This is a predicted structure of a 252-nucleotide part of an RNA (large-subunit ribosomal RNA, domain VI) from Taibaiella sp. The prediction has a mean pLDDT of 87. The source organism's lineage runs through Bacteria, Bacteroidota, Chitinophagia, Chitinophagaceae and Taibaiella.

Context: one part of a larger RNA
Formats: sequence, structure tokens, C1' cells
RNA sequence: CGUUAGUAAAUUGCGAGGGCGUGUUCUUAGUACGAGAGGACCGGAACGCAUAUACCUCUGGUGUAUCAGUUGUGCCGCCAGGUGCAGUGCUGAGUAGCUAUGUAUAGACAGGAUAAGUGCUGAAAGCAUCUAAGCACGAAACCUUCCUCAAGAUGAGUUUACUUUUAAGUGCCGUCGGAGACGACGACGUUGAUAGGCUACAGGUGUAAAGGUGGUAACAUCAAAGCCGAGUAGUACUAAUAGCACGUAAGC
Repeated sequence: CGUUAGUAAAUUGCGAGGGCGUGUUCUUAGUACGAGAGGACCGGAACGCAUAUACCUCUGGUGUAUCAGUUGUGCCGCCAGGUGCAGUGCUGAGUAGCUAUGUAUAGACAGGAUAAGUGCUGAAAGCAUCUAAGCACGAAACCUUCCUCAAGAUGAGUUUACUUUUAAGUGCCGUCGGAGACGACGACGUUGAUAGGCUACAGGUGUAAAGGUGGUAACAUCAAAGCCGAGUAGUACUAAUAGCACGUAAGC
């Protein structure tokens, strides 16, 4: 821009893409078959491998603005306590998020029409013949079934609701994130829990400083303390103020 008023939603599915995997063991059954050796079809069940998708409860990884320990050195006048730098100084742990080696799920079942092939009836050709007329089976392949997209499907579909015009609605702006290069998408804007703060809890680290007590002292204890990024919930304390723009067809 189109889809022939505009707008907000919900849909049908022309069509397109994806997917389709496979093994072993047990059972049927040491049965059918076979002199024996050996050894099934059909049917049922379990466990794998590879692949794909989603997720983070568990097992782990990472986690450079979390916590702790510690070396050297500078600084805060000294002690104590801190802080800068040294590859995050080094080391031990680790929330959220992101992740796989972790967890979950999937290929199915079924239908249609068939291939090679197997048949029934059956003439031409008094026989025979699956074929000539007719009829029935038959595969991971084909068409459906399953998943995703999908009306620019210009063949532009359908349904519902709103607005009858300073309209309905949308955007700008602001607070943001399950979204994200930017647009976009999604949540919210006081009729408010959108983000921050605060409170509580979860979780991490591992028992802070100062002081008291015990000990000559190292140290122990009062003390599961202190500190803490992203987590969960509550709470209007702070910021989402005020407002501006676009949008007026046909018809009557």
C1' cells in the first nucleotide's frame, strides 16, 4: 500500500515446512519344522542407542558488583579494623540466570489407494490360465493421520464486538522484562505492585566488629553470628506527573 468505512479480537485452512529411525533381551517355545544338528512365523513385554524439542526439580558446570580464608606491598598517624594494587592477587565455596554430561517428552495407532508379489472367478483357445470383462489381498515408499507456520490464498475467506466522528482505536512519553542489536513483542502507568527502596522468608557463606567472660598465650565462648547480586511474597516510601499527536470513508 492492497484486501473498498474505521477499529479491536477470535478463527477456517489453499498451501508450505518438519517428522517418519533402529537394536538387544525375555516370553510365546526349545513349541511348529527337522533323523539330528539346529530352530522359527504370528502375538506380547522390557531395556537400550542415535536424533529432535522443551526445561533447570535432581546430578554437575559457570557464576570478574556474593561470603570466607590468606601472601606481598601502599594508604587511612600508630594498635585494632579496613581499603587499593598484584591475571577476579591467590585459594575454598556459591543464589539467580545461562547450561549438559542432568530431567521430561517424541517417532505411535489407524485409514485410503498402490509396487513387486499372492489369489478368486474366467473366457479368447470345450482344456488350462491372477486378466482380457469383473473381484480380493499386499510395503519404512505415496495421500491422510502427528507437530509448526499459514487469507498478499490479489481466489486477499469467516465470526464476534465497538465507533457513527474532537469517535472507536493507536502512537508519543514514563516504570519495566518471560522480550530484545535497533525497531518489534509483552507487562504496567495512581481506579497502580511496573521497577527501585523497605520488611519477611528462601538461599549462599560460615560464626562479623566492639565488648564481656575463661586462658600466660595461641585461642575458646556469649553467637546457626555478621554480611549478602539477580529469588518468592507483602508494603505506595520513591519514580511511572501533566499532557500531546494521528485517526473524520461510504451513506444519510